The part of an RNA shown here (small-subunit ribosomal RNA, 5' domain) has 486 nucleotides and comes from Epipogium roseum. NCBI's taxonomy places the organism under Eukaryota, Spermatophyta, Mesangiospermae, Epidendroideae, Epipogium. Model confidence (mean pLDDT): 83 of 100. It matches the Rfam family "Bacterial small subunit ribosomal RNA".
[in-house]
Context: one part of a larger RNA
RNA sequence: GGAUGAACGCUAGCGGUAUGCUUAACACAUGCAAGUCAUACUUUUUAGUAAAUGGGGGUUUAAAAAGUGGCGCACGGGUGAGUAAAGCACAAGAAAUCACCCUCAGGAGAGGGAUAAAAAAAAUUAAAUUUUUUAUAAUACCUCGUAGUCUGAGGAGCAAAAGGAGUAAUUCGCCUGAGGAGAAUCUGGUGUCUGAUUAGCUAGUUGUAGAGGCAAUAGCUCAACAAGGCAAUGAUCAGUAGCUGGUCUGAGAAGAUGAUCAGCCACAUUGGGACUGAGACACGGCCCAUACUCCUGCGGGGGGCAGCAGUGGGGAAUUUUUCGCAAUGGGCAACAGCCUGACGGAGCAAUACCGCGUGGAGGUAGAAGGCCUUAUGGUCGUAAACUCCUUUUAUCGGAGAAGAAUUGAUGACGGUAUCCGAGGAAUAAGCAUCGGCUAACUCUGUGCCAGCAGCCGCGGUAAGACAGAGGAUGCAAGUGUUAUCC
Repeated sequence: GGAUGAACGCUAGCGGUAUGCUUAACACAUGCAAGUCAUACUUUUUAGUAAAUGGGGGUUUAAAAAGUGGCGCACGGGUGAGUAAAGCACAAGAAAUCACCCUCAGGAGAGGGAUAAAAAAAAUUAAAUUUUUUAUAAUACCUCGUAGUCUGAGGAGCAAAAGGAGUAAUUCGCCUGAGGAGAAUCUGGUGUCUGAUUAGCUAGUUGUAGAGGCAAUAGCUCAACAAGGCAAUGAUCAGUAGCUGGUCUGAGAAGAUGAUCAGCCACAUUGGGACUGAGACACGGCCCAUACUCCUGCGGGGGGCAGCAGUGGGGAAUUUUUCGCAAUGGGCAACAGCCUGACGGAGCAAUACCGCGUGGAGGUAGAAGGCCUUAUGGUCGUAAACUCCUUUUAUCGGAGAAGAAUUGAUGACGGUAUCCGAGGAAUAAGCAUCGGCUAACUCUGUGCCAGCAGCCGCGGUAAGACAGAGGAUGCAAGUGUUAUCC
């Protein structure tokens, strides 16, 4: 000198764009953050149309809801505790997996037994919840048949399907096979911080043919056999740490760093486990244990903000318990649509960067006043006053978007941006420094005191270094200090 997710002191007019718990992966009140489908199925409630009307039943339309079922909940969002390699980066490879989506080829025959909610009747309980009996449906489940695929390729074996809407045409689905797209998995290679005041480490350890297991390779697991494998090119142990694209500095070499944005990984109170599923060993799923916490009728139950807001705590320090699904994207659905704290916006903060303003021109009796003075004058100073002009900005009044795709309708932001007009210099300057480094000097006070200080050093009676004043210098809605990096 440059830089920062900064903080603190003094000060502060506006706009745009970004950014905002770096500390306790500490504990969390409250609300919301993942649902959707009634054109799969059963049932209930409410309202209504037609007919009828004294009552009951049926048909049909609309809305809402419980359950079975389907798809989604493995995405999106958060955090960086762990991890020095099962990670990441770069460039390779393969032994075999895949829901939704796209393309192509074919198929969908015949039957069956249950069960949920509801209703009715009981039991248990403080609650959370749970149990029994009597029923019923499906795109839920099962059997038979059929056959491409697969397998020992002669035989033979294994093994599919589902319907809904519509008068219908048709349309949305279902099953099998092949391919694509994309996704995920695994393997080896090179690179990837510090310590030798860590020198030896290893027994499923290293290998072989075999078996099990897996989507698949593999000591991944197992029995048998062999005795290997790693290490001074640093094994093992210990400490620290998410990695990268990037970011900051530097002419570069390189050093430091890994906030925001993007890719990968890991985690979800702590530890372990599997279930479901195309995919998880699953943040807002399940089971067990753990610490903490809440309810309890003491028998037993509930919970997990490292989602968005917000609270306490810690800290030098970091925001609203806001608006909307209008846009983009995602889930479900035939559609209409519903959901979406993703996202789009607004609010708060000079936290950063950028832009604008606080007026312009003229104006010497060089006014008054301050300060200095050799007492003549010098300086603040064209600065002010005064004259003429302008209105960015602020205030008030009027008009008023684009962002909406798609003929129409649909805008949270927002009566916002922007434009026009009105009046009036009106609404708007500070902070630090002035001995040298380093731009900028005098007076007064103080008297090794009070104090200053980044380094050298100032201060003991004429202090350009302390304090005040006048003046000056630098930067400017900021400025100075502190911390860290180059």